The prediction has a mean pLDDT of 84. Predicted 3D model of a 512-nucleotide part of an RNA (small-subunit ribosomal RNA, 5' domain) from an uncultured bacterium. It matches the Rfam family "Bacterial small subunit ribosomal RNA". The full RNA is in RNAcentral, with records from ENA and SILVA.

[in-house]
Context: one part of a larger RNA
RNA sequence: GGAUGAACGCUAGCUACAGGCUUAACACAUGCAAGUCGAGGGGCAUCAUGACUGAGGUUUACCUUAGUUGAUGGCGACCGGCGAAUGGGUGAGUAACACGUAUCCAACCUGCCCGUUACUGGAGGAUAGCCCUCCGAAAGGAGAAUUAAUACUCCAUGUUGUGCUGAAUUCGCAUGUUUUCGGCACUAAAGAUUCAUCGGUAACGGAUGGGGAUGCGUCCGAUUAGGUAGUAGGCGGGGUAACGGCCCACCUAGCCCUCGAUCGGUAGGGGUUCUGAGAGGAAGGUCCCCCACAUUGGAACUGAGAUACGGCCCAGACUCCUACGGGAGGCAGCAGUGGGGAAUAUUGGGCAAUGGGCGCAAGCCUGACCCAGCAACGCCGCGUGAAGGAAGAAGGCUUUCGGGUUGUAAACUUCUUUUGUCAGGGAAGAGGAGAAGACUGUACCUGGCGAAUAAGCCACGGCUAACUACGUGCCAGCAGCCGCGGUAAUACGUAGGUGGCAAGCGUUGUCC
Numbered sequence: 001g002g003a004u005g006a007a008c009g010c011u012a013g014c015u016a017c018a019g020g021c022u023u024a025a026c027a028c029a030u031g032c033a034a035g036u037c038g039a040g041g042g043g044c045a046u047c048a049u050g051a052c053u054g055a056g057g058u059u060u061a062c063c064u065u066a067g068u069u070g071a072u073g074g075c076g077a078c079c080g081g082c083g084a085a086u087g088g089g090u091g092a093g094u095a096a097c098a099c100g101u102a103u104c105c106a107a108c109c110u111g112c113c114c115g116u117u118a119c120u121g122g123a124g125g126a127u128a129g130c131c132c133u134c135c136g137a138a139a140g141g142a143g144a145a146u147u148a149a150u151a152c153u154c155c156a157u158g159u160u161g162u163g164c165u166g167a168a169u170u171c172g173c174a175u176g177u178u179u180u181c182g183g184c185a186c187u188a189a190a191g192a193u194u195c196a197u198c199g200g201u202a203a204c205g206g207a208u209g210g211g212g213a214u215g216c217g218u219c220c221g222a223u224u225a226g227g228u229a230g231u232a233g234g235c236g237g238g239g240u241a242a243c244g245g246c247c248c249a250c251c252u253a254g255c256c257c258u259c260g261a262u263c264g265g266u267a268g269g270g271g272u273u274c275u276g277a278g279a280g281g282a283a284g285g286u287c288c289c290c291c292a293c294a295u296u297g298g299a300a301c302u303g304a305g306a307u308a309c310g311g312c313c314c315a316g317a318c319u320c321c322u323a324c325g326g327g328a329g330g331c332a333g334c335a336g337u338g339g340g341g342a343a344u345a346u347u348g349g350g351c352a353a354u355g356g357g358c359g360c361a362a363g364c365c366u367g368a369c370c371c372a373g374c375a376a377c378g379c380c381g382c383g384u385g386a387a388g389g390a391a392g393a394a395g396g397c398u399u400u401c402g403g404g405u406u407g408u409a410a411a412c413u414u415c416u417u418u419u420g421u422c423a424g425g426g427a428a429g430a431g432g433a434g435a436a437g438a439c440u441g442u443a444c445c446u447g448g449c450g451a452a453u454a455a456g457c458c459a460c461g462g463c464u465a466a467c468u469a470c471g472u473g474c475c476a477g478c479a480g481c482c483g484c485g486g487u488a489a490u491a492c493g494u495a496g497g498u499g500g501c502a503a504g505c506g507u508u509g510u511c512c
């Protein structure tokens, strides 16, 4: 000098943009953050409509009111489907195939989506809900009866699928593999509708997403030198979507290591960011990719996918409720609270846009997201007026008392209106006819008013741009280094002047 997720002191007019718990992965009150489908289903708690019955009013075909009825719109709870494994947060752990890069899988999976081919026949038993009874303070639970489905089960049909097997064939680094023709065995399906459609099953291919293997690279310590028994390899099995000591029985005795094993410490990795002429050094906040985690530890279930942040079970710590028998909870989601700290924001608006889930759709949900709010935290830009104006006014400071300086600075004259304020108008962002804008009466435009509403901070001995006076007297104090101060201090304090930067300035921390 540059940089900063900064903090502190003094000061402060405005717009746009960007960023804002670096500390306690500390504890959390409250609200919201994942639902949706009635075009799968039985139903009808609630709302609306219709019909019927009764009562009242009366204009005699209408109104009011009480009830019945799932008949219709729709729909709480329930069964079922899809989603909830995405999105969002955090960086505790991890020195590792975690990440980066490259290669491989002839050792693998892939819901929704796209393409192609074929199919969609029949039967059955339950169970939520509702109703009844009971237990419990609650959370919740038990029993009986009855009922539906795109829930579940069985039968049929059935290939190019799967398993076994026979023959031929292509290719490959090997185990092997491709294709074709046979034989035997096994495995499917679901309906709905407003008649436009939307679905279901099997198989192959694609796309997307994932899983696995390997080479190379990835911090410090030798005041860590030996480490290792599922350890290293084999054979056979189990398990997995799949390979593999992943697991198991048996056999062999190996395997890693001064080219740093093991142990200890530290740490999420990368794209990137800062600095530097570069080489290099440092960092990994915001944004993007990957990984890991979700109160701590462990275990699995469901599912195409989790060993699952707002699912389940067990154990621990903690908090809360309790009728003391027993229960409930998990903000490292968005806000917000306490605590810690030098320090980091609103318990805001909206689904209008973009994107996501469900749905044929209308639509519903979405603290993702889009916006607004707060704080000069950063960066860019603008303003605080412009021109003229010498009696070089007054005042201040200084003086050798002549003057010098502040200084065209002010006053004064003329002008302008960025900004400000008032009034009027008023968007784009909304696509394909229409409807739909949180932001927002915002941006912007027009007119009126009036220099009006707007300058500070630090420094002035040398480094280093900028000097005098007074006060103080090794005191009070300054200080980045050298060093100033003990009676004329350009170094302390104040004043005037000057220099630098400017809505900032200076200090401190950290990196180059």
Stems, first nucleotide, its partner, number of pairs: 001512004006508005013382002017378001020374001021340001026338003030335003035082003040079002043075002047073003050069008089293003098218008108210002113206008121155004132143004161186008171176001191198002219265003226256003231253004236248003268290004272283004295316004318329004346372001348371003354368001355366004385415004395406004420449006429439001456501005461482003467496005477484002